[in-house]
């Protein structure tokens, strides 16, 4: 000096943990200005019947709540695995002085 191997560093990437956000599922959730059904009552009609519609009930919306170890995205001290160039450290072999 060359070659080979191993390790460190840098970067990339996979798994996984934690955190944040969103979606979905669950629950709550509208006196009236959401929907449906509308007791009672009101109105129209000679009658049959019809109209609007409060309360109640149901559903749902704005919104909110606990949670899932669901899905997606992002971040990170740090854990494990893989890959890549150069540099550094160590070992071995060969060659030269």
């Nucleotide at each position: 000096g060359a070659c080979u191997c191993g390790g460190a560093c840098u970067c990339u990437u996979g798994c996984g943990a934690u955190c944040u956000u969103a979606a979905c599922g669950c629950c709550c959730a509208a006196a009236c200005c959401u929907u449906g059904u509308c007791a009672g009552g009101a109105c129209c009609g000679g009658a049959a019947g019809g109209u609007a519609g409060c309360a109640g009930c149901a559903a749902u919306a704005c919104g909110g709540g606990a949670u899932g170890c669901u899905u997606a995205a992002g971040a990170u001290a740090g854990g494990c695995g893989a890959g890549a160039a150069a540099u550094c450290c160590g070992a071995g072999u060969c060659u030269u002085c």
Predicted 3D model of a 97-nucleotide RNA (Bacterial small signal recognition particle RNA) from Cyanobacteria bacterium J149. Its Rfam family is "Bacterial small signal recognition particle RNA". About the family: The signal recognition particle (SRP) is a universally conserved ribonucleoprotein involved in the co-translational targeting of proteins to membranes. Its Rfam clan is "SRP clan". The RNAcentral record of the sequence draws on ENA. Its mean pLDDT, the model's own confidence on a scale to 100, is 76. It is recorded under the gene name ffs.